[in-house]
Molecule: Bacterial RNase P class A
Organism: Clostridia bacterium
RNA sequence: CAAGUAAGUCAGAUAAUCGCUGCUGACAGCUGUCAGGAGAGGAAAGUCCGAGCUUCGCAGAGCAGGGUGCUGGGUAACUCCCAGUGAGGGUGACCUUAAGGAAAGUGCAACAGAGAGAUACCGCCUCAUUUAUGAGGUAAGGGUGGAAAGGUGAGGUAAGAGCUCACCAGCGCAUUGGUGACUUUGCGGCUAUGUAAACCCCACUUGAUGCAAGGCCGAAUAGAGGGACAUAUAGGGGCUGCUCGUCCCGUCCCCGGGUGCGCCGCUUGAGCCAUGUAGAAAUACAUGGCCUAGACAGAUGAUUAUCUAAUACAGAACUCGGCUUAUAGAUUUGCUUGCCCA
Numbered sequence: 001c002a003a004g005u006a007a008g009u010c011a012g013a014u015a016a017u018c019g020c021u022g023c024u025g026a027c028a029g030c031u032g033u034c035a036g037g038a039g040a041g042g043a044a045a046g047u048c049c050g051a052g053c054u055u056c057g058c059a060g061a062g063c064a065g066g067g068u069g070c071u072g073g074g075u076a077a078c079u080c081c082c083a084g085u086g087a088g089g090g091u092g093a094c095c096u097u098a099a100g101g102a103a104a105g106u107g108c109a110a111c112a113g114a115g116a117g118a119u120a121c122c123g124c125c126u127c128a129u130u131u132a133u134g135a136g137g138u139a140a141g142g143g144u145g146g147a148a149a150g151g152u153g154a155g156g157u158a159a160g161a162g163c164u165c166a167c168c169a170g171c172g173c174a175u176u177g178g179u180g181a182c183u184u185u186g187c188g189g190c191u192a193u194g195u196a197a198a199c200c201c202c203a204c205u206u207g208a209u210g211c212a213a214g215g216c217c218g219a220a221u222a223g224a225g226g227g228a229c230a231u232a233u234a235g236g237g238g239c240u241g242c243u244c245g246u247c248c249c250g251u252c253c254c255c256g257g258g259u260g261c262g263c264c265g266c267u268u269g270a271g272c273c274a275u276g277u278a279g280a281a282a283u284a285c286a287u288g289g290c291c292u293a294g295a296c297a298g299a300u301g302a303u304u305a306u307c308u309a310a311u312a313c314a315g316a317a318c319u320c321g322g323c324u325u326a327u328a329g330a331u332u333u334g335c336u337u338g339c340c341c342a
Base pairs, nucleotide, nucleotide: 001338002337003336004335005334006333007332008331009330010329012307013306014305015304016303017302018301020039021038023036024035025034026033027032041313045324046323048322049321050320051319052318053210055208056207060244061243062242063241065206066205067204068203069202070084071083072082073081074080085099086097087096088095089094100201101200105199106198107195108194109193121142122141123138124137125136126135127134128133150168151167152166153165154164155163169191171188172187173186174185177182214264215263216262217260223255225254226253227252228251229250235249236248237247238246239245271290272289273288274287275286276285277284278283
């Protein structure tokens, strides 16, 4: 200097003028005037996970169903984050991971091929012999196939084969290190596939419901309503998809009509920032500082000047922790590789 890789920051700033909305204060009382200060995001998106919160009265237990799936740690919790292990990719920094069990069972693996939980089509060897075949042995070679009695090489054999040996892979036993996933080393026999992102088994875990939840106040009237069960040894309803259990006493379902687009919930939070301590880190604790939209057909826009890279994706609607997706431009730091110079 170039290329790459990992983690970030900003997402316009300052000033003036006019305009919009909430809050606080003052004056008025018609919801108006004045002053102060505040006013969309890193993803607000997706609605994919997890919770806080709400209601189901006290109250549950089991089953079903659902979720996760290497190990350890973090967290309110999670399918998230951090660290590590195995496998794969990359020269490397790094990246990806649907990563428990095939010896509990069931299923599937088309076609081709002799044969896919097992065989001999071609071939090779031996014997016989009517010269065209038969009998026996073989699974090294060929063919089919994604896969054919573990792979490569050597010895051996009638020809061959883990038959024997060497080096590997797999499996079993022991052993080193580690909290653990796993790993080091040695020995052994010679080894009949894959698939659980198929059903299933195992381990852990799991109530339903949703702010259009729910609560308060005001106001209003249409029911000639319809239906099911039934009057406590029963039945209906709730917790709950089912069973047990338990609670209530009439309960539930359907059709139709009326009342306000009222108020609360509604924004101080598992909150943000800085410093320190502990930790490899995620994070935890302590101290100090800060308060930052709460709309309800739905508010934040326009102009000018300077700086300037200033625009891409794009607009809160109960809140928060993540993940995923979209994204113009500027910029910071660590690490890796290549080239050049000293």